This is a predicted structure of a 477-nucleotide part of an RNA (small-subunit ribosomal RNA, 3' major domain) from Halomonas sp. Model confidence (mean pLDDT): 84 of 100. The RNAcentral record of the full RNA draws on ENA and SILVA. Its Rfam family is "Bacterial small subunit ribosomal RNA". Gene Ontology terms of the family: ribosome and structural constituent of ribosome. Taxonomically the source falls in Halomonas (Bacteria, Pseudomonadati, Pseudomonadota, Halomonadaceae).
Context: one part of a larger RNA
RNA sequence: UGACGGGGGCCCGCACAAGCGGUGGAGCAUGUGGUUUAAUUCGAUGCAACGCGAAGAACCUUACCUACCCUUGACAUCCUGCGAACCCGGAAGAGAUUCCGGGGUGCCUUCGGGAGCGCAGAGACAGGUGCUGCAUGGCUGUCGUCAGCUCGUGUUGUGAAAUGUUGGGUUAAGUCCCGUAACGAGCGCAACCCUUGUCCUUAUUUGCCAGCGAGUAAUGUCGGGAACUCUAAGGAGACUGCCGGUGACAAACCGGAGGAAGGUGGGGACGACGUCAAGUCAUCAUGGCCCUUACGGGUAGGGCUACACACGUGCUACAAUGGCCGGUACAAAGGGCUGCGAGCUCGCGAGAGUCAGCGAAUCCCUUAAAGCCGGUCUCAGUCCGGAUCGGAGUCUGCAACUCGACUCCGUGAAGUCGGAAUCGCUAGUAAUCGUGAAUCAGAAUGUCACGGUGAAUACGUUCCCGGGCCUUGUACA
Numbered sequence: 001u002g003a004c005g006g007g008g009g010c011c012c013g014c015a016c017a018a019g020c021g022g023u024g025g026a027g028c029a030u031g032u033g034g035u036u037u038a039a040u041u042c043g044a045u046g047c048a049a050c051g052c053g054a055a056g057a058a059c060c061u062u063a064c065c066u067a068c069c070c071u072u073g074a075c076a077u078c079c080u081g082c083g084a085a086c087c088c089g090g091a092a093g094a095g096a097u098u099c100c101g102g103g104g105u106g107c108c109u110u111c112g113g114g115a116g117c118g119c120a121g122a123g124a125c126a127g128g129u130g131c132u133g134c135a136u137g138g139c140u141g142u143c144g145u146c147a148g149c150u151c152g153u154g155u156u157g158u159g160a161a162a163u164g165u166u167g168g169g170u171u172a173a174g175u176c177c178c179g180u181a182a183c184g185a186g187c188g189c190a191a192c193c194c195u196u197g198u199c200c201u202u203a204u205u206u207g208c209c210a211g212c213g214a215g216u217a218a219u220g221u222c223g224g225g226a227a228c229u230c231u232a233a234g235g236a237g238a239c240u241g242c243c244g245g246u247g248a249c250a251a252a253c254c255g256g257a258g259g260a261a262g263g264u265g266g267g268g269a270c271g272a273c274g275u276c277a278a279g280u281c282a283u284c285a286u287g288g289c290c291c292u293u294a295c296g297g298g299u300a301g302g303g304c305u306a307c308a309c310a311c312g313u314g315c316u317a318c319a320a321u322g323g324c325c326g327g328u329a330c331a332a333a334g335g336g337c338u339g340c341g342a343g344c345u346c347g348c349g350a351g352a353g354u355c356a357g358c359g360a361a362u363c364c365c366u367u368a369a370a371g372c373c374g375g376u377c378u379c380a381g382u383c384c385g386g387a388u389c390g391g392a393g394u395c396u397g398c399a400a401c402u403c404g405a406c407u408c409c410g411u412g413a414a415g416u417c418g419g420a421a422u423c424g425c426u427a428g429u430a431a432u433c434g435u436g437a438a439u440c441a442g443a444a445u446g447u448c449a450c451g452g453u454g455a456a457u458a459c460g461u462u463c464c465c466g467g468g469c470c471u472u473g474u475a476c477a
Base pairs, nucleotide, nucleotide: 001477002476003474004473005472007471008470009469010468011467012466013465015461016460019425020424021423022422023421026316027315028314029313030312031311032310033309034307035306042053043052064302065301066300067299068298069297070296073125077124078123079121080120081119082118083117086103087102088101089100090099091098092097107114108113127291128290130289131288132287136285137284138280139279140278141276143274148187149186150185151184152183153182154163155162156161167178168177169176193268194267195266196265198236199235200234201233202232203231208225209224212223213222214221239262242256243255244254245253246252318418322377323376324375325374326373327372328371334365335364336363339358340357343354344353345352346351384415389410390409391408392407393406394405395404431453432452433451434450435449436448437447
């Protein structure tokens, strides 16, 4: 100087407390461990691995296993020879591949040949998701959006170092003020950026419809309008600016006015010096090592989907604030041409047939659901719950056996609110309700985004956890 303390002081955080809803019990989905297996490819492992890489494993993907094949190779550059390239057909085979037959003769040319592509050959070489993240770059997690981490000069000390950065106040903040052997500065904080909340100006189509007119069973449907909404560009607006009080005549705090918004208005992006030899050699790049008729490459089938079990994360429930039936209202944000697909017809349905419109503020996906109105069920393993299984189908796709999703009929399991323990959340939040997108042929209870309805509680900081500053002890570095 640090680190540590079941030392002290001050302070903060959904850290506790106060509340609301869960997890832990059930069934299922999904990931992991374990076990099994020819293989169940690999990585991630306290917080910070475990719906993680994977924004989507039937083949492919695919790295694993088995079998069958190739050896200058699936891919790159160079050399030689032959042939244009390319297209079609037949046979064997699981296919990779092998064999046979036919068509075709192009472009440039100094007529030597050349470009491009294919086949064969020789070797330089290719290739490796093989090892090492403890050799690395890059990227990322974490402490932590915590308020810290440092430097120059000066000064103090023999020196390691200190000072500044401590102290008194204050703040979300090393934020600001005052004091001060320090004076300044840098990286962080804040602001500048995006979005949302109010208003103004401009613009007026595909969006809008107040007033005027026309028309319809009905609808901005039409003429028209530029007010309003929306859209999207530019501005205004909030700064403790104003008033009162407290304070040290400061910084600031408390209350108030005006205001759409008030003291960082809400949300996001943004992550200091560093820590964990944290993670990644399987995104990529790369040193070293290793393989080179194989640890490289191709194909078919299988596996990654196994299942006495254990754990994590979720979905659905256990019902009456509910289930079922009928009627009826109100979103936002996205996507669409190998696409979204209206309407009509068929089907109980998943869907099928046909086809209008739309490269989309125009058309479509697109009936939002919870809600509201009416009816029924009356506390029961039930008209709750839907697992499982049998049968029949639909769709995607060469192909749904291993191993897809969905529909219909039947079947109707566990489950009556969950032990010890444990998680999230402070407001348009939790809870609850639907909607969309990426990936994607098909395949979400996951992820990311969107809106609807919309709470309770916070006395307080003694305690648990994590963190910041000062100080103290130390046989630790």